This is a predicted structure of a 351-nucleotide RNA (Bacterial RNase P class A) from a Dehalococcoidia bacterium. The sequence was found by an Rfam model in a public genome assembly. Its Rfam family is "Bacterial RNase P class A". From the family's description: Ribonuclease P (RNase P) is a ubiquitous endoribonuclease, found in archaea, bacteria and eukarya as well as chloroplasts and mitochondria. The family's RNA type in Rfam is ribozyme.
RNA sequence: UAAGUAGGCCGGGCGACCGCCGCGAGAAAUCGGGGAGGAAAGUCCGGGCUCCGCUGAGCGGGAUGCUGGGUAACGCCCAGGAGGGGUGACCCUACGGAAAGUGCCACAGAAACAUACCGCCCCGACCUGUCGGGGUAAGGGUGAAAUGGUGAGGUAAGAGCUCACCGGCGGUCAGGUGACUGGCCGGCCGUGCAAACCACAUCUGGAGCAAGACCGAAUAGGGGGACUAAAGGGAGCUCAGCCUGUCCCCGGGUUGGUCGCUUGAGCCCGACGGUAACGUCGUGCCUAGAUGGAUGGUCGCCGACCGAUUUAAUCGGUGCACAGGACCCGGCUUAUAGGCCUGCUUAAUCC
Numbered sequence: 001u002a003a004g005u006a007g008g009c010c011g012g013g014c015g016a017c018c019g020c021c022g023c024g025a026g027a028a029a030u031c032g033g034g035g036a037g038g039a040a041a042g043u044c045c046g047g048g049c050u051c052c053g054c055u056g057a058g059c060g061g062g063a064u065g066c067u068g069g070g071u072a073a074c075g076c077c078c079a080g081g082a083g084g085g086g087u088g089a090c091c092c093u094a095c096g097g098a099a100a101g102u103g104c105c106a107c108a109g110a111a112a113c114a115u116a117c118c119g120c121c122c123c124g125a126c127c128u129g130u131c132g133g134g135g136u137a138a139g140g141g142u143g144a145a146a147u148g149g150u151g152a153g154g155u156a157a158g159a160g161c162u163c164a165c166c167g168g169c170g171g172u173c174a175g176g177u178g179a180c181u182g183g184c185c186g187g188c189c190g191u192g193c194a195a196a197c198c199a200c201a202u203c204u205g206g207a208g209c210a211a212g213a214c215c216g217a218a219u220a221g222g223g224g225g226a227c228u229a230a231a232g233g234g235a236g237c238u239c240a241g242c243c244u245g246u247c248c249c250c251g252g253g254u255u256g257g258u259c260g261c262u263u264g265a266g267c268c269c270g271a272c273g274g275u276a277a278c279g280u281c282g283u284g285c286c287u288a289g290a291u292g293g294a295u296g297g298u299c300g301c302c303g304a305c306c307g308a309u310u311u312a313a314u315c316g317g318u319g320c321a322c323a324g325g326a327c328c329c330g331g332c333u334u335a336u337a338g339g340c341c342u343g344c345u346u347a348a349u350c351c
Stems, first nucleotide, its partner, number of pairs: 001347010012302007020035002023032003037322001041333002044331005049208004055240005061204005066080005081095001082093004097198001101197002103193002117140002119136008148166006167189002169186007212259004222250006231244003266285002269282005303320001304318005
């Protein structure tokens, strides 16, 4: 200097005028201070909270799936392990069980839990390149995958038949909390798919702020049916406990107001502990609460970006990314003009 890789931050600023929402003071005029995000998005997970009269157990359904930690919890985060990709920094994984059972591997191919199409070797016959018998799975063909791979020996030709190394499997010893790793031994060798059903381990009631509570007002003290405690009562079923008159259909009225509604598993900074995620302690701070649903418009300067000319400067252009809360919080995923910072890797050049 170039290319890459991991992480982080900003994403406009200042001033003037007009305009909007809520809070405080005031009789009022008015004054004061406050007013969208890193994703507010997707509605994908996890909760807090509210209700279902509602407590427990079982089944079913659903979810997760390497190990150990973190957390209120999680399918999230951190640190490791294994497999794979990359020269590397780093990145990816739907990563437990195929020897409990069922099922699947199309087509091709002789054969895909099993077998010989071509070929090779031996023997016999004969029309001298054909037929029959036996052996073979090293070579070729098919395929995503074909009796574990490479090499040597051996053999009639071959084959773990034997040996060396590697792979899988089994045993044993050592290390590690563990997933696993390493050493030694054993020719034991058909072991794909569970993002197929399934078995195993762990978790899980349902609905959701349009939840729900209260006030006010109005209407049709409307109509019909079922059951009778052996009934009914949770947004799956069964059982137990507990409570009590329950349930269904048709029709009518209220579309008003208040609360929920923002002080939180909260935030900034510092110290300590921990590899880290994070935890403990301390000082400080209070940051929208709307409800046909608020923060916008104009002007000027600065900044940023683009272009032209030239070193700088100057001129012109561009309102300047993705995008707007609605109970709240922790995550994940997706979108993002432009700019800045830090660590690490590789290549070239110079000292």